Source information
Predicted 3D model of a 60-nucleotide RNA (Fluoride riboswitch aptamer (crcB RNA motif)) from a bacterium. The coordinates come from a structure-prediction model, not an experiment, and the mean pLDDT is 82.
RNA sequence: CGGUCAAACGGCAGUGGAGUCUGCCGAAACCGCUUACAAGCCAAUGACUCCUACCAUUUU
Repeated sequence: CGGUCAAACGGCAGUGGAGUCUGCCGAAACCGCUUACAAGCCAAUGACUCCUACCAUUUU
């Protein structure tokens, strides 16, 4: 310096917070789509629930 294994711990899963589950990573995991490169589009989840923000419709 590199590789492997175990334990513990931590982190990540396209825009915020919390809980549960699943998967992934150990300096990696991760960093959406379309594109004529001008620009345009969807979304607060990996999945479920709640809160907040935003958008649409309806009612009062």
The model forms 100% of the base pairs in the Rfam consensus. The sequence was found by an Rfam model in a public genome assembly.